[in-house]
Context: one part of a larger RNA
RNA sequence: GGCAAUCGGUGGAUGUCUUGGUACCAAGAGCCGAUGAAGGACGUUGGAGCCUGCGAUAAGCCCCGGGGAGUUGGCAACCGAGCUGUGAUCCGGGGGUGUCCGAAUGGGGAAACCCAGCUGGCAUUCUAAAGCCAGUUACCAGUGCCUGAACACAUAGGGUUCUGGAGGGAACGCGGGGAAGUGAAACAUCUCAGUACCCGUAGGAAGAGAAAACAAUUGUGAUUCCGUGAGUAGUGGCGAGCGAAAGCGGAUGAGGCUAAACCAUGUGCGUGUGAUAGCCGGCGUGCGUUGCGUGCAUGGGGUUGUGGGAGCAUUCUAGUCUUAAUGCCGUGAGACUGAAGAGUUAUAAAUCACUGUUGAAGUCGAAUCUUCUGGAAUGUUGAGCCGUAGUGGGUUAUAGCCCUGUAGGCGUAAGACAGUGACUCUUGAGUGUUUUCCCAAGUAGCACGGGACUCUUGAAAUCCCGUGUGAAUCUGGCGGGACCACCCGCUAAGCCUAAAUACUUCUUGGUGACCGAUAGCGGACUAGUACCGUGAGGGAAAGAUGAAAAGUACCCCGGGAGGGGAGUGAAAUAGUACCUGAAACCGAUUGCCU
Numbered sequence: 001g002g003c004a005a006u007c008g009g010u011g012g013a014u015g016u017c018u019u020g021g022u023a024c025c026a027a028g029a030g031c032c033g034a035u036g037a038a039g040g041a042c043g044u045u046g047g048a049g050c051c052u053g054c055g056a057u058a059a060g061c062c063c064c065g066g067g068g069a070g071u072u073g074g075c076a077a078c079c080g081a082g083c084u085g086u087g088a089u090c091c092g093g094g095g096g097u098g099u100c101c102g103a104a105u106g107g108g109g110a111a112a113c114c115c116a117g118c119u120g121g122c123a124u125u126c127u128a129a130a131g132c133c134a135g136u137u138a139c140c141a142g143u144g145c146c147u148g149a150a151c152a153c154a155u156a157g158g159g160u161u162c163u164g165g166a167g168g169g170a171a172c173g174c175g176g177g178g179a180a181g182u183g184a185a186a187c188a189u190c191u192c193a194g195u196a197c198c199c200g201u202a203g204g205a206a207g208a209g210a211a212a213a214c215a216a217u218u219g220u221g222a223u224u225c226c227g228u229g230a231g232u233a234g235u236g237g238c239g240a241g242c243g244a245a246a247g248c249g250g251a252u253g254a255g256g257c258u259a260a261a262c263c264a265u266g267u268g269c270g271u272g273u274g275a276u277a278g279c280c281g282g283c284g285u286g287c288g289u290u291g292c293g294u295g296c297a298u299g300g301g302g303u304u305g306u307g308g309g310a311g312c313a314u315u316c317u318a319g320u321c322u323u324a325a326u327g328c329c330g331u332g333a334g335a336c337u338g339a340a341g342a343g344u345u346a347u348a349a350a351u352c353a354c355u356g357u358u359g360a361a362g363u364c365g366a367a368u369c370u371u372c373u374g375g376a377a378u379g380u381u382g383a384g385c386c387g388u389a390g391u392g393g394g395u396u397a398u399a400g401c402c403c404u405g406u407a408g409g410c411g412u413a414a415g416a417c418a419g420u421g422a423c424u425c426u427u428g429a430g431u432g433u434u435u436u437c438c439c440a441a442g443u444a445g446c447a448c449g450g451g452a453c454u455c456u457u458g459a460a461a462u463c464c465c466g467u468g469u470g471a472a473u474c475u476g477g478c479g480g481g482a483c484c485a486c487c488c489g490c491u492a493a494g495c496c497u498a499a500a501u502a503c504u505u506c507u508u509g510g511u512g513a514c515c516g517a518u519a520g521c522g523g524a525c526u527a528g529u530a531c532c533g534u535g536a537g538g539g540a541a542a543g544a545u546g547a548a549a550a551g552u553a554c555c556c557c558g559g560g561a562g563g564g565g566a567g568u569g570a571a572a573u574a575g576u577a578c579c580u581g582a583a584a585c586c587g588a589u590u591g592c593c594u
Base pairs, nucleotide, nucleotide: 001593002592003591004590005589006588007587008586009585015579016544017543020515021514022512023511024510025509026508027507028506029504030503031168032167039101040100041099042055043054044053046079047078049075050074051073061095062094063093064092065091066090070083071082072081106115107114108113116137117136118135119134120133121132122131139165140164141163142162144160145159146158147157172203173201174200175199176198177197183190187237213220214219224251225250226249227248228247234242235241255496256495257494258440262300263299264298265297266296267295268294269293270292271291278287279286280330281329282328283327284326285325305474307439308438309437310436311433312432313431314430315429316428318337319336320335321334322333323332324331339427340426341425342424343423351422352421353420354419355418356417357416358415362410363409364408368383369382372379384401385400386390392404393403394402445469446468447467448466449465450464451463452462455481476491477490478489479488480487531538532537551578554565555564556563557562
């Protein structure tokens, strides 16, 4: 020096564990904000720091409810001083306080700082200021009011009250913009893809939505979503690829309101009379600058495609009262009652009462003892018991019956939901119509240029934009894939609309042939921390004594660190470098070889 065996050191693999994570399911909730949000800074406990809570009333103040013996949050003990059956701490609901920054909003600003005006109050000092407290003072839009130029009226402009907005938020929605890597085995049309991304904006969902729709000679009957139709019909350097619809089967289910014609009232303008035009119609009386045309406003009327409505004509139909200058007759209008119907998420919109269900903290909740082993019984032995409860967790080893729970009951404030009633709202019905009037205009259509549709300009309909041009009113107009005819369907150019659908920052509960500390979120621990970067940004490592600290009194060596005894413990080779403790690596002892 090598090899082997044994005993150690170092190291932290492995095993076991889980406070944490992850995916999904169900239910809830689906916004917060100038009454100052989200997010922060700085403070705040008797005692340093971090976390949590809170805000100069600062681990808290007040009220109501629950609960019933300890308690002054956690790391985390110790000391001190307190509170508490006159019910504390704790839990739920409501209120109060809430520094400074932040949309940040009196002005400024290098966020958490600096400097002001006005109104009211307070104390001091002494007649005039410095000080403190509370309130108020940003901008934009809109309504009203007051003013008010060029320029007479007016308008622009100015001032002001009031109302609203501003910012944040994980995904989902709608709209406006809008790539490239890639694929086509290159690449340009094409594809990726109307994706990523940017911007705007809304809601708990959004959007869409009651046929100018489909279909095809039979018919369907708003929209949305799912399955199928179907990788079909199509489209496509007919390449790569892209890719429907009707129909059928389901989920859900809901339909409404305007514009116009016409009538009435008010008002502006024009026109006209000897006012002889008027005042519902007829007759009589009376009044009278009243009529007509047109614009605007309000109310009534009206809402459809077997076309509808207005107007006109006509048939039938509850009651009472009032009224259209006046008496009678007729006609019309209005109010009340009755009847019928409807209703608060659209169709108009509030509120209250009663009943029931649910609903915060919470509450009741069955049944076991023994023998042996052991440090310890939940194990073993023997004998029992409960179960609408044998899910789970804890307790010195594996517990239905030890603890907590579980099954099943009970309980209530605010609130929610449902029902009933109050309440509110609506209401004549039908027939005919040759003729008269209305039925959404710079719209539809067309030309040119684009885009969306399965559809790349094609024979290219349909839908939507830009520029130009530019109709008709039911004997009208649009569509049925160029276009024409016939036939069929529908009625554009106004608006609203629940549900079925999408998503999960968040709350509660649950589940897993999901992970188990190099895994699982980056993060089981002081984690978006330490640290790095001018910055945008990047971004860790780090879990386990024991059942219980019982965390080694006392003695000895040593300056200490550390160790040897002693003691605790089942165990100390479990000693805060702590469960197990592999390998690499480093030693010691013994044997063999050289």
The part of an RNA shown here (large-subunit ribosomal RNA, domain I) has 594 nucleotides.
It matches the Rfam family "Bacterial large subunit ribosomal RNA". Its family is annotated with structural constituent of ribosome and ribosome in the Gene Ontology.
Its mean pLDDT, the model's own confidence on a scale to 100, is 80.